[in-house]
Molecule: c-di-AMP riboswitch aptamer (ydaO/yuaA leader)
Organism: Bacillota bacterium
RNA sequence: CGGGUUUGGUCGCUGAAUUCUCCGGACAGGAGAAGCGGGGGACCCGUUCCGUCGGGGCGAAUCCGUGCGGGGCGCCGCAGGCGUGGCGCACGGUAGGGCAAGCACCUCUGGCCCGAGCCCGUCAGCUAACCCCGUAAGCGCGUCAGAGGGAGUCU
Numbered sequence: 001c002g003g004g005u006u007u008g009g010u011c012g013c014u015g016a017a018u019u020c021u022c023c024g025g026a027c028a029g030g031a032g033a034a035g036c037g038g039g040g041g042a043c044c045c046g047u048u049c050c051g052u053c054g055g056g057g058c059g060a061a062u063c064c065g066u067g068c069g070g071g072g073c074g075c076c077g078c079a080g081g082c083g084u085g086g087c088g089c090a091c092g093g094u095a096g097g098g099c100a101a102g103c104a105c106c107u108c109u110g111g112c113c114c115g116a117g118c119c120c121g122u123c124a125g126c127u128a129a130c131c132c133c134g135u136a137a138g139c140g141c142g143u144c145a146g147a148g149g150g151a152g153u154c155u
Stems, first nucleotide, its partner, number of pairs: 002155005011140004018034006035135006045125001053071001054123001055120004063093007072084005096114004103150001105149006
């Protein structure tokens, strides 16, 4: 340089959510350590206006539009009308996230799915020291298809 080849089972995927030790009859529950994830919290720096029916955090889960609904506030010529932006529901789109095993790698194209929920309680910019919290849950049994690069191995 050319050619061939890569096929898993107490396994794999999303997720920070794993590992070890101890108590315990225990795959119940609890404690500790490490790892991982997150929050609070100075100087310096940033902010310093205006507005806002608050603001902030976890998370991929934001934002926009349309329709409907019942309140708030303001204004007017007040049985009513107009304006305003917040809330709830439905639909459409969207920032963003996911699609695992013929190699636990990368990139691209198309396709599909998600685009939730919860917490703090009027309070939080950043942030050394320091303090606090979490370590759940849900799935899959050929898991979407293709292209390019790269890797291991054989020759």